A computed fold for a 685-nucleotide part of an RNA from a Roseiflexaceae bacterium, annotated as large-subunit ribosomal RNA, domain II. NCBI's taxonomy places the organism under Bacteria, Bacillati, Chloroflexota, Chloroflexia, Roseiflexaceae. It matches the Rfam family "Bacterial large subunit ribosomal RNA". Rfam links the family to the GO terms ribosome and structural constituent of ribosome.

[in-house]
Context: one part of a larger RNA
């Protein structure tokens, strides 16, 4: 890992409500009676429900209570009982399996840790403390020096205690080893035996360490099936309908009540829901305004102030600051409004449509998500968040979108080698136009990106200049006062600083740009000529183009590959889905029509059959019990192959073989009654 067996809504008593039975009041219990038994039968009326309510009560009573009340208003003015059968709900362990825990008894100190008691062991080799003796030395001592001696939780190192560091081992040699290395090694060592201390507890050089491979509280057993708003698993089939992820409350938040929203039964056409139209109504939101509340800009005039002048005491003048406040202009605003829609919302009335409401019982849900639109938080950030309102998906498969819950199309009973179409497509991969006419693009733009930048290239507007000759070229002039005046060393058109005139003339600046120290030079503006027909600027708008940088090779069209197979615009055909149609069949539902054993059942036409939680229908198969039918040694049941049947579970009475003694079909019951999943449990491979 797979395979086989086993594996989870039971039981009992209560209460509810639907079914379906007997009685019309209904029933017994516990006991007892007869009996061969029996889940049969007869006794037994205690007792329970019902028969009348309404009041807190006295009471009273189809009524009562409240009240002054003959008013009003709450409550009533009946219909049941007692068995099975089912669904739920309560109480029990209550669908199974799963704790850490808590508590009681009891069993461990043969590990370990502490202690008591009594034995054992420590090779060897250094070091050389008191004392002590000889000598020297002191007034005596002290002190030296030699010897002697042998002290120490001294030193080096086996045995024996350990366990530093490293490799190794880590399905091991081992549930703590093994190599090398290392620490003590006469002491607070170390070690036999025998003994004491026990879980609310001991021992503890103290780590919450240790108390038998367990220790922030051993360990067995028992309370016990401890609880478990929590994970997890809950077996057979077809039909029919089909959610929620939301309000409130909650020691509440991943649980729970209640409503909502789903099913099923019951009920009615009174009100009830969609939906068109007409009408009445609330309303202050999109948009708009600026008189209000506020904010904010341009100006004018300004009370006040602040600053400069005076006198510096008042006054006074001045001002390109501040500024109340007024007038003129122009805006802003969720908490502004003298204004004010479009939906939407109430109501009312007709038309269509549906088949609600309600009352009974059984649910799930109360983590939702992404999109579009209107708001808020947030960074006009997020596959963010939290509201409305609407789709999807959750619970929805089919086509598109290269793939791709949420985006577009479209809502899958079933079957078909028939037909139309949707989104989206129509050179090839790949079904279908290398269609038709017209424009744009030249950039692989198409087939990512922004401020910004473009004499790219279409289409448009407006202006200027021009056959009295522009615009570019090219030949020519481009002068004089002047070296303008101050600066300066110089400053001469060109370093700065100030004017910026006049003259000649087609025309020429007190000079545009290079240029020199300075000057000179070349240029320009500005003129006249050559030529001879458009040229200069701005603005709108389509397509592009730069910007344009990422890690394994193309890698930002799904590929190929395409200047049309890119794009805009017009048209036609045509592919294309589980949409539509056509043919055939099957299921529910609600009609009609016929037929009937009154259970139902045949047709005939309508409409319907995506599904998760969930609720409802009707079914199959396992084991057993009771009746009744039947099979069997001419061979049951169980296996194994081969055919059949049915809408599924599933059936098989039919054929071969196996086996070798029971078995099977109707009708009723009655359950240990269906497994793939539970890190299920046993066994096997």
């Nucleotide at each position: 890992u797979c395979c086989g067996g086993c594996g989870a809504g039971u039981u009992a008593c209560c209460c509810c409500g639907c079914g379906u039975g007997g009685c019309a009041g209904g029933u017994u219990a516990a006991g007892g009676c007869a009996g061969u038994c029996a889940c049969a039968g007869c006794c037994g009326g205690a007792g329970c429900c019902a028969c009348a309510g309404c009041g807190a009560a006295c009471g009273c009573g189809a009524g009562u209570c409240u009240g002054a009340a003959c008013a009003g208003g709450g409550c009533g003015a009946u219909g049941g009982u007692c068995g099975c059968g089912c669904a739920g709900g309560g109480u029990a362990g209550a669908c199974c399996c799963g704790a850490a825990a808590c508590c009681a008894c009891u069993u461990g100190a043969g590990c370990u840790a502490g202690c008591c008691a009594u034995g054992g062991g420590c090779a060897g080799g250094g070091u050389g403390a008191a004392g002590c003796g000889u000598c020297c030395g002191u007034a005596a001592c002290a002190g030296g020096a030699c010897g002697u001696g042998g002290a120490g939780g001294c030193c080096c190192g086996c045995a024996c205690c350990g366990g530093u560091g490293u490799g190794g081992a880590u399905u091991g040699c081992a549930a703590a080893c093994c190599g090398c290395u290392c620490g003590g090694a006469u002491g607070a060592c170390c070690u036999g035996u025998g003994g004491c201390u026990a879980g609310g507890g001991g021992u503890g050089a103290a780590a919450u360490g240790c108390c038998a491979a367990u220790c922030g509280a051993a360990a067995g057993u028992g309370g016990a099936g401890a609880u478990a708003g929590c994970u997890g698993g809950u077996u057979c089939u077809c039909c029919c309908c089909g959610a929620a992820a939301u309000g409130c409350a909650u020691u509440g938040a991943g649980g729970u009540g209640c409503a909502g929203c789903c099913c099923g039964g019951g009920g009615u056409u009174a009100g009830u829901g969609g939906u068109g139209c007409u009408g009445u109504g609330a309303g202050g939101u999109a948009g708009a305004g600026c008189g209000c509340u506020g904010c904010a800009c341009u100006u004018g005039c300004g009370c006040g102030g602040g600053g400069a002048c005076u006198u510096c005491a008042c006054c006074g003048u001045c001002u390109a600051c501040c500024a109340a406040g007024c007038g003129a202009g122009c805006g802003c605003a969720a908490a502004c409004u003298g204004c004010g829609a479009a939906u939407g919302c109430a109501c009312a009335g007709c038309g269509c449509c549906a088949g609600c409401a309600c009352c009974c019982g059984g649910a799930g849900u109360g983590a939702g998500a992404c999109g579009g639109c209107g708001a808020g938080c947030g960074c006009c950030a997020a596959c963010g968040u939290c509201c409305g309102u609407c789709g999807u998906c959750a619970a929805g498969a089919g086509g598109g979108a290269a793939a791709c819950a949420a985006c577009c199309c479209a809502g899958a009973c079933c079957u078909g080698c028939a037909g139309c179409u949707a989104a989206g497509g129509u050179c090839c991969c790949g079904a279908a136009a290398u269609c038709a006419c017209g424009g744009c693009u030249g950039a692989g733009u198409g087939g990512u990106a922004a401020a910004g930048g473009u004499u790219g290239u279409g289409u448009u507007c407006g202006u200027g200049c021009g056959c009295a000759g522009a615009c570019a070229a090219c030949c020519a002039g481009g002068a004089g006062g002047u070296u303008g005046g101050c600066u300066u060393a110089g400053a001469a058109g060109c370093a700065g600083c100030c004017a910026c005139c006049c003259u000649u003339g087609a025309a020429a600046g007190a000079g545009u740009g290079c240029g020199u120290a300075a000057c000179a030079g070349c240029u320009c503006a500005c003129u006249g000529g050559u030529c001879g027909a458009g040229u200069g600027c701005g603005g709108a708008u389509g397509c592009g183009c730069c910007g344009a940088u990422a890690a394994u090779c193309c890698a930002g069209c799904g590929g190929g590959g395409c200047a049309a197979a890119g794009u805009c615009g017009u048209g036609u055909a045509c592919c294309g889905a589980c949409g539509c149609u056509c043919a055939g069949g099957a299921a529910g539902g609600g009609a009609g029509u016929u037929c009937u054993u009154c259970g139902g059942a045949a047709c005939u036409g309508c409409c319907u059959u995506g599904g998760u939680a969930g609720g409802g229908g009707a079914g199959c198969g396992u084991c057993g019990u009771u009746a009744g039918g039947c099979c069997c040694g001419c061979g049951a049941a169980g296996c194994g192959g081969c055919a059949g049947c049915g809408g599924a579970a599933g059936c098989c009475a039919g054929c071969c073989g196996u086996g070798g003694a029971g078995g099977c079909c109707u009708a009723a019951c009655g359950a240990g009654a269906g497994c793939g999943a539970a890190u299920g449990c046993c066994g096997g491979a």